This is a predicted complex of two RNAs, RNase P RNA and transfer RNA, with 442 nucleotides together.
[in-house]
RNA sequence: GAGUCGGCCAGGCGACCGCGGCGCGUUGCGUCGAGGAAAGUCCGGACUCCGCAGGGCAGGACGCUGGGUAACCCCCAGGCGCGGCGACGCGUGGAAAGUGCAACAGAAAGCAGACCGCCAGGGGCCCGGGUCUCCCGGGUACCGGUAAGGGUGAAAGGGUGGGGUAAGAGCCCACCGGCGCCGGCGGUGACGUCGGCGGCCAGGUAAACCCCGUCCGGAGCAAGGCCAAGCAGGUGCGAUGGGGCAUAGCCCCCGAGGUGGCCCGCCAAGCACCAGGUAGGCCGCACGAGACCGGCGGCAACGCCGGCCCCAGACAGAUGGUCGCCACCCCCACCCGGGGGCACAGAAUCCGGCUUACCGGCCGACUC
RNA sequence: GCGCCCGUAGCUCAGUAGGAUAGAGCGGCGGUUUCCUAAACCGCAGGUCACAGGUUCGAAUCCUGUCGGGCGUA
Numbered sequence: 001g002a003g004u005c006g007g008c009c010a011g012g013c014g015a016c017c018g019c020g021g022c023g024c025g026u027u028g029c030g031u032c033g034a035g036g037a038a039a040g041u042c043c044g045g046a047c048u049c050c051g052c053a054g055g056g057c058a059g060g061a062c063g064c065u066g067g068g069u070a071a072c073c074c075c076c077a078g079g080c081g082c083g084g085c086g087a088c089g090c091g092u093g094g095a096a097a098g099u100g101c102a103a104c105a106g107a108a109a110g111c112a113g114a115c116c117g118c119c120a121g122g123g124g125c126c127c128g129g130g131u132c133u134c135c136c137g138g139g140u141a142c143c144g145g146u147a148a149g150g151g152u153g154a155a156a157g158g159g160u161g162g163g164g165u166a167a168g169a170g171c172c173c174a175c176c177g178g179c180g181c182c183g184g185c186g187g188u189g190a191c192g193u194c195g196g197c198g199g200c201c202a203g204g205u206a207a208a209c210c211c212c213g214u215c216c217g218g219a220g221c222a223a224g225g226c227c228a229a230g231c232a233g234g235u236g237c238g239a240u241g242g243g244g245c246a247u248a249g250c251c252c253c254c255g256a257g258g259u260g261g262c263c264c265g266c267c268a269a270g271c272a273c274c275a276g277g278u279a280g281g282c283c284g285c286a287c288g289a290g291a292c293c294g295g296c297g298g299c300a301a302c303g304c305c306g307g308c309c310c311c312a313g314a315c316a317g318a319u320g321g322u323c324g325c326c327a328c329c330c331c332c333a334c335c336c337g338g339g340g341g342c343a344c345a346g347a348a349u350c351c352g353g354c355u356u357a358c359c360g361g362c363c364g365a366c367u368c
Numbered sequence: 369g370c371g372c373c374c375g376u377a378g379c380u381c382a383g384u385a386g387g388a389u390a391g392a393g394c395g396g397c398g399g400u401u402u403c404c405u406a407a408a409c410c411g412c413a414g415g416u417c418a419c420a421g422g423u424u425c426g427a428a429u430c431c432u433g434u435c436g437g438g439c440g441u442a
Stems, first nucleotide, its partner, number of pairs: 001368009011326007019033006035344001039355002042353005047220004059216005064078005079092005093211002098209002100205002115150002117146003122143002124140007158176006177201002179198008224283004233274005241254001242252004257267003290309001292307006328341005369441007378394004387425001396412005418434005
């Protein structure tokens, strides 16, 4: 100088005026008051209710190995493959179980195939020759053989060399590569390594169906629970009001709805009670898989132990504004100084993750 | 807040177990016809398939993440 990886901060202090919660000795005082993502609502849980939801099917999610965790599509460590000089990054079950798909091009695209090319060995045809029911030589690619070479395609079924052949080809051989099987050694394991055997050479796609393994009941704090006006509903009483006395009682007086009058019944006023439950209020709801510090175990994720702290809780929804000084960045200016800026965003049941957004800055480790 | 769905031309929609030029109707533009217009007929243009990344030989379609819009629920 160029680069890789990880972590952290998210302006500070003071004054004044405000806002929300809690407490108190209440016109006030004290105290607390956004985030690394509070976001997206993408995963996983806690919690609550649904006949405590057990089994199976369907459906869904995940997927190398080992570990961590309450759990995970998360994290840590490792294996293998690919990329990079490197630090490092990215990917990850099975395609020799089965089914499907592969446009166009191309001869052929999935138990492969023959357009050009190559081949005169075999069957044929033509020519020439000979010792003439046969043999020899030459030509011819119609039948046939071939997969070396060309060409098409994203992909054409090991590579190099030799033998072999009419020409060729794992057809055969040597070496290399891959795959499968067997065995030894190392590793908890993924896997690695060594040896032997087999010409076995087997393409891609599972973010296509599928197979194998593991996991998942559904709904979600607008879950759910408690209290409960008013209106409507149900049940009962439905003669009560006034006065006096020795007041759970007794006496006196007056009055006593509608159904023509009276009794029963019914209805109504009124009173009491009941259930569900609206408005409304309260809980859920802020002590938790909690934060910080230290020690120990572990490579690490993380766990255990000790100490210490209490750290937003609204319900139309608070967390803001002004001024001064300082810090950082930009512009103007010789300097003094002046002007401007300071992201993304913003709790709503809570927690663990992932992803996405983001001005600027700091620190550490490592590589070339 | 919670749960769920959708996005293709100016508008309304096809196309979604992947296949190469992404279609249709209306609308627009040009032409024919007519004295002119409408209708009719012929032709043409117009698409980052919301955006980005990935899987695949190949993506409007499959997967993931953003952005925008809509619905349900006291």

The prediction has a mean pLDDT of 79. It holds a member of the Rfam family "Bacterial RNase P class A". By type it is a ribozyme.